[in-house]
């Protein structure tokens, strides 16, 4: 330095559900909570999905793709 990701170590994120709050809605945000995660970090570019006042939106924890990145490296 690399493949790789250990029934290991450090740190990280946080599904369902509950409370608050915003939104017509899908859902977002904050707190609690932990099913899971090695990109469960970021981007709606392709496909699929969902919502809608059909103008447009949501979703990255569905699958691809792009960008960036912590630790270990037995």
């Nucleotide at each position: 330095a690399u493949a790789a990701g250990a029934c290991a170590a450090a740190g990280c994120c946080a599904a369902a559900c509950c409370c608050g709050c915003c939104g017509c809605g899908a859902g977002a945000c904050g707190g609690g909570g932990a099913c899971g995660g090695a990109a469960a970090g970021c981007c709606a570019c392709g496909g699929a999905u969902c919502u809608u006042c059909u103008g447009a939106g949501a979703a990255a924890g569905c699958c691809g793709g792009g960008c960036c990145g912590c630790c270990u490296g037995c």

The RNA shown here (c-di-GMP-I riboswitch aptamer) has 74 nucleotides and comes from Desulfofustis glycolicus DSM 9705. Of the family's consensus pairs, 100% are formed in the model.